[in-house]
RNA sequence: GUCCCUAUCGUCCAGAGGCCUAGGACUCCGGGUUUUCAUCCCGGCAACAGGGGUUCGAAUCCCCUUAGGGAUG
Numbered sequence: 001g002u003c004c005c006u007a008u009c010g011u012c013c014a015g016a017g018g019c020c021u022a023g024g025a026c027u028c029c030g031g032g033u034u035u036u037c038a039u040c041c042c043g044g045c046a047a048c049a050g051g052g053g054u055u056c057g058a059a060u061c062c063c064c065u066u067a068g069g070g071a072u073g
Stems, first nucleotide, its partner, number of pairs: 001072007010026004018056001028044005049065005
């Protein structure tokens, strides 16, 4: 340099064009239970890497950029 893969709550993962004002687990916060802690139960906070395009509609498809990983010379 070329090619391929990946990027979603604090962490890990799901989501394959409309059921998504994006869901689950763990964490965190509040409450209940308990003499206390832990466990258990209920509730809550919190995310689509950035920009552009296609489409009636994009986390999802296309392009560029950024970051990470891999292959090749």
This is a predicted structure of a 73-nucleotide RNA (transfer RNA) from Lentisphaera araneosa HTCC2155. The organism belongs to Lentisphaera araneosa, within Bacteria.